Predicted 3D model of a 114-nucleotide RNA (c-di-GMP-I riboswitch aptamer) from a Woeseiaceae bacterium. The source organism's lineage runs through Bacteria, Pseudomonadati, Pseudomonadota, Woeseiales and Woeseiaceae. The sequence was found by an Rfam model in a public genome assembly. Of the family's consensus pairs, 100% are formed in the model.
[in-house]
RNA sequence: AUCUGAAAAUGGCGAUCCUGGCCAGAGCCAGGCACGCAACGCCACGGGCCUUCGCUUCCUCGAGAAGCCAUGGAUCGACUCCCCGAAGGACCCGAAGUCUGCCGGGCUGCUGAC
Numbered sequence: 001a002u003c004u005g006a007a008a009a010u011g012g013c014g015a016u017c018c019u020g021g022c023c024a025g026a027g028c029c030a031g032g033c034a035c036g037c038a039a040c041g042c043c044a045c046g047g048g049c050c051u052u053c054g055c056u057u058c059c060u061c062g063a064g065a066a067g068c069c070a071u072g073g074a075u076c077g078a079c080u081c082c083c084c085g086a087a088g089g090a091c092c093c094g095a096a097g098u099c100u101g102c103c104g105g106g107c108u109g110c111u112g113a114c
Stems, first nucleotide, its partner, number of pairs: 012037002017032006035101001041107003045104003048099001050097005057090004061085002064083001072082003
């Protein structure tokens, strides 16, 4: 100097929940109570969860809408098949966000036994 962090002390932070506010949302801010935390201090750099939007494919569903003089097509007809999408859901990919108390990384900090 670096790594690790027992014991003790001074303190620190504040999960969940509740109240109020912000936000399209994930979530954030303040107050109260503390689950816990030796970095549970700071940073969205890498991974990851979550949110919103777009997109590929698939599934479900069906006023087959509106407009046009009238009419999706096949079929004797249909709740069958094809096509279509006013829709809903799932997956892949992309964009923008959230989470540092999901993990890693970077920076800083109190005490100091083996």